[in-house]
């Protein structure tokens, strides 16, 4: 240089066009003498970025940045 894949919550990951979710972590309450465990109810998102298609895009198409791999 060429090619492929990937980017979603603090972390690991779901989500194949119609209100963005789970586990862990975090904070609150209950439980305990206290901690852990358990239970309840929460907070936390510019879905990497810029365009295009569409009534509607995390999702489809194109460009860019980052990362991983293959190849030269």
């Nucleotide at each position: 240089g060429g090619g492929u894949a990937u980017a979603u919550a603090g972390c690991u990951c779901a989500g194949u066009g119609g209100u963005a979710g789970a586990g862990c972590a975090c904070a609150u309450g209950c439980u305990u003498a206290a901690c852990a465990u358990g239970c309840a109810a929460g907070a936390g998102g510019u879905c990497c970025u810029g365009g295009g298609u569409u009534c509607a895009a995390u999702c489809c198409c194109c460009g860019g940045c980052g990362u991983a791999c293959c190849u030269c």
A computed fold for a 72-nucleotide RNA from Vicugna pacos, annotated as transfer RNA. Taxonomically the source falls in Vicugna (Eukaryota, Opisthokonta, Craniata, Amniota). It matches the Rfam family "tRNA". It is annotated as a transfer RNA. Its mean pLDDT, the model's own confidence on a scale to 100, is 82. The sequence is in RNAcentral, with records from Rfam.